[in-house]
RNA sequence: GCCCUCGUAGCUCAGGCGGUAGAGCACAUGCAUGGUAAGCAUGAGGUCACCGGUUCAAUCCCGGUCGAGGGCU
Numbered sequence: 001g002c003c004c005u006c007g008u009a010g011c012u013c014a015g016g017c018g019g020u021a022g023a024g025c026a027c028a029u030g031c032a033u034g035g036u037a038a039g040c041a042u043g044a045g046g047u048c049a050c051c052g053g054u055u056c057a058a059u060c061c062c063g064g065u066c067g068a069g070g071g072c073u
Base pairs, nucleotide, nucleotide: 001072002071003070004069005068006067007066010025011024012023013022019056027043028042029041030040031039049065050064051063052062053061
């Protein structure tokens, strides 16, 4: 230098063919217990890396930038 994959909640990751962003763990509150852990219920937490384009509408499609990993030379 070229090519491929990835970037979504604090962490690990889903999200079919564009149409209200989700799960598990963690966290908060409550229930329960003599008390704690486990358990149960509820809740909070997101500029979907960034910039632009297409579209009535973009996490999703297209281009570019940045970052991570891998391959080739």

Transfer RNA from a Candidatus Auribacterota bacterium, 73 nucleotides, folded computationally. NCBI's taxonomy places the organism under Bacteria, Pseudomonadati, Candidatus Auribacterota. The sequence is in RNAcentral, with records from ENA.